[in-house]
Context: one part of a larger RNA
């Protein structure tokens, strides 16, 4: 100087209390491990792996296994020869891919030939998700949005180094003041950005509708610029004022106006560095390893196995609930080989159907919890739905292996879950539905999006993490 301490002061966080509400027990999705397997590709592995990479494994994807084929290769530049390119057809074969047929003769030209495109050969060469993240770039995680990292010159000190960056206060903050052999500065912190919350003022269609008229009662029509909106631009907040306390600071505490108040919310932003973290499988490269195969192509199968172990969800064990049947009120999305309306078949899933609409116009769309009215009466039940038979749909070349969904039948385990464990401080948790990207189809994941909408914080002694300041050290 740093690291550590079951050493000390100070001070912060859902970090413990205080409260909710879960997981841990069940069924089932999903990943992992493990095991099995001719394969179950491969990579992630404490926090920082396990609904991760994978925003879609039935074929493909697919990297893996089994057979069946190619060897200048599926892909890139050179060089020869030959032939337009391209279209079709039949035979064999699981196809790849073998063999035979037929159709076409196009552009430019100095008529030699040349472009593009096919196909033969040769050899230079291509390939290769083969290996090393401990040879690497780039890009990510983490500590952590924590308040720290340093530098220049001076000073001190032989030197390593110190100081400044420490103290006194005060913040979220190294953030400000004040004092100080320091003075200044940089990377960070805040602020500049986007989003919400208020008003304004511009604008007025596809969006609105206060008055006025009309009207098939639908903003539907005249109209109409107020209002909602919706987008572009301005204003607002700065401890600006007041009172107090404080060192006459900095700054706190209260208070007035304000839509908002003392960083309003939320959000983008991640210093120096840590951890030989993570990734050669997005890419991209050093080197080392295949070249009739570790490389291309196909068909089939696996990646979906299953005695078990974890992790993360989903629905539930009910009455603040289920189940009929009435009836309200949204956001933000997304639509052209797409979104699909009325209407009509079907119990239903869908099927017909075609208007709209390239979308503030048209569709997706129905919001669900809520609210009102019946039922059920503690019961493995009108809870609870795995599981299994059966009988359809739809995507799709094709749902055996291995896809969603409907409906009839069946109706398992569950009666709140040991030891431990997780999340949230407010429009949060908790509950409720709804979009979207991936996508032919496939969502209980993932990213949004608005509806209902709580409780508790006494306080920092304890657990865990982290910042100063100091103290020991046989550690670096």
């Nucleotide at each position: 100087u740093g690291a550590c301490g079951g050493g000390g002061g100070c001070c912060c966080g859902c970090a413990c209390a205080a409260g909710c509400g879960g997981u841990g027990g069940a069924g089932c999705a999903u990943g992992u491990g493990g095991u099995u397997u001719a394969a179950u590709u491969c990579g992630a592995u404490g926090c920082a792996a396990c609904g991760c990479g994978a925003a879609g494994a039935a074929c493909c994807u697919u990297a893996c296994c089994u057979g069946c084929c190619c060897u200048u290769g599926a892909c890139a530049u050179c060089c020869u020869c030959g032939g337009a390119a391209c279209c079709u057809c039949g035979c064999a074969g699981a196809g790849a891919u073998g063999c035979g047929g037929g159709g076409g003769u196009g552009c430019c030209u100095u008529c030699g030939g040349g472009a593009g495109c096919c196909g033969a050969g040769u050899g230079a060469c291509a390939g290769g998700u083969g290996c090393u993240g401990c040879a690497u770039g780039g890009c990510u995680g983490u500590c952590g949005u924590c308040a720290g990292c340093u530098c220049g010159u001076g000073u001190c000190g032989u030197g390593a180094g110190a100081u400044g960056u420490u103290g006194g206060g005060u913040u979220a903050a190294g953030u400000c003041c004040c004092g100080u052999a320091a003075c200044g500065a940089g990377c960070g912190c805040a602020a500049c950005c986007c989003u919400u919350g208020u008003c304004c003022u511009u604008a007025g269609u596809u969006g609105c509708c206060a008055g006025c008229g009309g009207u098939u009662c639908g903003g539907c029509c005249g109209g109409g610029a107020a209002c909602u909106c919706u987008a572009a631009g301005g204003a607002g907040a700065c401890u600006g004022c007041c009172g107090g306390u404080g060192a006459c600071a900095a700054a706190c505490c209260g208070g007035a106006g304000g839509a908002a108040g003392g960083u309003g919310g939320g959000g983008a932003u991640g210093a120096c560095g840590u951890c030989a973290a993570g990734u050669c499988a997005u890419c991209a490269u050093g080197g080392c390893c295949c070249u009739u195969a570790u490389g291309g192509g196909c068909a089939g199968g696996g990646c979906u196995a299953c005695a078990c172990a974890c992790g993360u969800g989903c629905u539930a064990c009910a009455a603040u609930g289920a189940c009929c049947g009435g009836u309200a009120c949204a956001a933000a999305g997304g639509g052209c080989u797409g979104c699909g309306a009325a209407c009509u078949c079907g119990c239903a899933a869908g099927g017909g159907g075609a208007a709209g609409c390239u979308a503030a116009u048209c569709c997706c769309c129905a919001a669900a919890a809520a609210c009102c009215g019946g039922c059920c009466g503690u019961a493995g039940u009108u809870c609870g739905g795995a599981u299994c038979g059966g009988a359809g749909u739809c995507u799709g070349c094709a749902a055996c292996u291995c896809g969603a969904c409907u409906c009839c039948g069946u109706g398992a385990a569950g009666u709140c879950g040991g030891a431990a464990u997780c999340g949230c401080u407010a429009g949060u948790a908790a509950u409720c539905g709804c979009g979207g990207a991936u996508c032919a189809g496939c969502a209980c994941g993932c990213c949004g999006c608005g509806g209902u909408g709580a409780a508790u914080a006494c306080g920092u002694u304890c657990c865990c993490g982290g910042g100063c300041c100091u103290u020991g050290u046989a550690c670096a």
The part of an RNA shown here (small-subunit ribosomal RNA, 3' major domain) has 476 nucleotides and comes from a Gammaproteobacteria bacterium.
Rfam family: Bacterial small subunit ribosomal RNA.
Lineage of the source: Bacteria > Pseudomonadati > Pseudomonadota > Gammaproteobacteria.
The RNAcentral record of the full RNA draws on ENA.